[in-house]
This record gives sequence, structure tokens and C1' cells, in this order.
RNA sequence: GCCUAUAGCCUAGCCUGGAUAGGGCGACAGCCUUCUAAGCUGUAGAUCGAGGGUUCGAAUCCCUCUUGGCCC
Repeated sequence: GCCUAUAGCCUAGCCUGGAUAGGGCGACAGCCUUCUAAGCUGUAGAUCGAGGGUUCGAAUCCCUCUUGGCCC
């Protein structure tokens, strides 16, 4: 100097701000099945690394800090 951080895990959205943050795996419950697995349905779980600012409105823009990685 550059990049990264969003549920237990992985990830979309960020450039171009818009109102309940989406998806996959996993967890739980139900259906199905003699049972398990598979399949189907549903439920819960993230105020988006932390703090501040701008704005009617911030995951998104600005500043600082932290974390991890890369380069000089």
C1' cells in the first nucleotide's frame, strides 16, 4: 500500500443507499416409512467485525480502530 470480516459453517447483496438482509449445508418439528436413510413441508437462528459521521433512510458512502491474508 492492497484485500478480507454478513446465522453453527459456506455464501449473495456493497461499485449504483430504499424500507420485513436472500440462498445452500446443518439444527429442530411434522408428513411419509415396519425402522433408518432419502424425499416433502414448516420453524428458529445474522440489528451485516467495533465505534463515530453523512443522510428522510446505511450491510452499502466517509473517518478511526480491530481481525486475518498478500505485497513493498
This is a predicted structure of a 72-nucleotide RNA (transfer RNA) from a marine eukaryotic metagenome. The RNAcentral record of the sequence draws on MGnify. Its Rfam family is "tRNA". Its family is annotated with triplet codon-amino acid adaptor activity in the Gene Ontology. Rfam classes the family as a transfer RNA. Model confidence (mean pLDDT): 82 of 100.